[in-house]
Parts: sequence; structure tokens; C1' cells
RNA sequence: GGGGAUAUAGUAUAGUGGUAAUACGCGGCAUUCGCAUUGCCGAGACUCGGGUCCGAUUCCCGAUAUCUCCA
Repeated sequence: GGGGAUAUAGUAUAGUGGUAAUACGCGGCAUUCGCAUUGCCGAGACUCGGGUCCGAUUCCCGAUAUCUCCA
């Protein structure tokens, strides 16, 4: 210098055009003499900028970051 992949909650992953899910973690309540466990409830996220579309996490272009291959 060139090619490819990835970017979603604090963490790990789903979600391929219409409302963003699960587990752990976090907060509250119940349970307990108390702690733990368990049950219920809740807060919390689509890397950034543009384009297409009635509508974009999703499709297209570019940027940034990480990983990887070639030189």
C1' cells in the first nucleotide's frame, strides 16, 4: 500500500426492511432472624456521516476503530 471480516445495554451473543430479544450483571419488592438461593417487576444499547425507501440495526457509499490475509 491492497483485499476480507466485524462494530447492538456494563459483559457475551440473537435480530436481514415496520415495536430491538436472551443470559449474566445492576436497582426495587417478596421470601429469610440475617445472608445466599428462588420468584416477580424495572432501568439500561443499534460506531459516525450521507444516500435509497412511506419506513433503515438491516440495503448502498464514505469515515473511524478492531481483527485477519497478501505485499
Transfer RNA from Candidatus Nomurabacteria bacterium RIFCSPHIGHO2_01_FULL_39_9, 71 nucleotides, folded computationally. The sequence is in RNAcentral, with records from ENA. NCBI's taxonomy places the organism under Bacteria, Bacteria candidate phyla, Candidatus Nomuraibacteriota. Its Rfam family is "tRNA".